[in-house]
RNA sequence: CGGGACGUAGCGCAGCUUGGCUAGCGCGCUUGGUUCGGGACCAAGAGGUCGCGGGUUCAAAUCCCGCCGUCCCGACCA
Repeated sequence: CGGGACGUAGCGCAGCUUGGCUAGCGCGCUUGGUUCGGGACCAAGAGGUCGCGGGUUCAAAUCCCGCCGUCCCGACCA
């Protein structure tokens, strides 16, 4: 330098192809309950710029464009 994949809650991910109500799951976290306590279980709850910017649309995590970051492959140099 070229090509590709990925970026969504603290962590790991789904949803994207085929746009549609308040954006979800597991673990973790907080509070309460059962228990002497731990663990475990039950109930409730908090937590999100969907990487950033722009565009299309009545409506964008989803479609289009640019950029950033991480990873992989290749090329180049040595």

A computed fold for a 78-nucleotide RNA from a Verrucomicrobiia bacterium, annotated as transfer RNA. Its Rfam family is "tRNA". By type it is a transfer RNA. The source organism's lineage runs through Bacteria, Pseudomonadati, Verrucomicrobiota and Verrucomicrobiia. The coordinates come from a structure-prediction model, not an experiment, and the mean pLDDT is 80.